[in-house]
RNA sequence: GGGCUGAUCGUCCAACGGCAAGACACCGCCCUGGCGUGGCGGAAAUCCGGGUUCGAUUCCCGGUCGGUCCA
Repeated sequence: GGGCUGAUCGUCCAACGGCAAGACACCGCCCUGGCGUGGCGGAAAUCCGGGUUCGAUUCCCGGUCGGUCCA
């Protein structure tokens, strides 16, 4: 330098172009004599800039960062 690939709550990880899911963690309530476990509920996220589309996490282009292969 080139090819491929990834980037989503604090962390891990889903999501045919149509309401962004789940686990752990966090907060509240219940449970307990208390803690822990457990039950119920809640807050919290799409790397950046453009394009296509009625509508983009998803498709296209460019950029940044990581991984991998080639040179």

RNAcentral holds the sequence, with entries from ENA. A computed fold for a 71-nucleotide RNA from a Pirellulaceae bacterium, annotated as transfer RNA. Lineage of the source: Bacteria > Pseudomonadati > Planctomycetota > Pirellulales > Pirellulaceae. The same sequence occurs in records of 3 taxa. Rfam family: tRNA. It is annotated as a transfer RNA. The prediction has a mean pLDDT of 83.